């Protein structure tokens, strides 16, 4: 890097160090010297591995525990974007649900 499957409306810092940028890319809206990236500590959560259990029969599903290996710590994945339904208005819209893209885990190439 491709694929495959989950899952993405919750949760988590008024610390150091750093010194301008950052929200993934278009648009838009936004954070940011009242310190952005990053790193470190700290902190959430449990998708994966451990444990113990039941319930099923082939290593599987279901509860719990833990926190070992990832992840995460502005704003729903910050909103749209492309469809499909329903509502609406003089016009621009609104709203649900899907795809797309995209981010993470676990597996395979």
């Nucleotide at each position: 890097c491709u694929c495959u499957u989950a899952u993405c409306c919750a949760g988590a810092g008024a610390g150091g160090u750093g010194g301008a940028g950052g929200g993934a890319a278009u648009g838009g809206c936004c954070c940011g010297a009242u310190g952005a990236a990053a790193c470190c500590c700290a902190g959430c959560a449990a998708c994966c591995a451990u444990u113990a259990g039941a319930c099923a029969a082939u290593u599987g599903u279901c509860u719990a525990a833990c926190a070992g290996g990832u992840g995460c710590u502005a704003a729903u994945u910050c909103c749209a974007g492309c469809a499909a339904a329903g509502c609406g208005u003089g016009a621009u819209g609104c709203u649900u649900u899907g795809a797309c893209a995209g981010a993470u885990a676990a597996g395979a190439g």